Overview: Model confidence (mean pLDDT): 84 of 100. Predicted 3D model of a 72-nucleotide RNA (transfer RNA) from a Patescibacteria group bacterium.
RNA sequence: UUCGGGGUGGAGCAGCGGCAGCUCGUCCGGCUCAUAACCGGAAGGUCGCCAGUUCGAAUCUGGCCCCCGAAA
Numbered sequence: 001u002u003c004g005g006g007g008u009g010g011a012g013c014a015g016c017g018g019c020a021g022c023u024c025g026u027c028c029g030g031c032u033c034a035u036a037a038c039c040g041g042a043a044g045g046u047c048g049c050c051a052g053u054u055c056g057a058a059u060c061u062g063g064c065c066c067c068c069g070a071a072a
Stems, first nucleotide, its partner, number of pairs: 001071007010024004018055001026042005048064005
C1' cells in the first nucleotide's frame, strides 16, 4: 500500500430499513442465623466519527479513525 473481517450499556454478543435486545456483571428487595446459590425488580448504550440516500438508518452508500487477519 492492497484485500477481508470487526467497532452496539461495565464485559461478551444478537439485531441486515420501522420502539435497540440477550447473557454475565452492578444496584435494590425477597429467601437464609449468615454468605453463596435461587427468586423478583431497577439503573445503565443518541449503535466509532462526519456526510449522503430514504417518510424512516445500528442496518444501505461515500469519506475518515481504531482493532484483528492475509498478501505484497
It matches the Rfam family "tRNA". The family's RNA type in Rfam is transfer RNA. Rfam describes the family as follows. Transfer RNA (tRNA) molecules are approximately 80 nucleotides in length.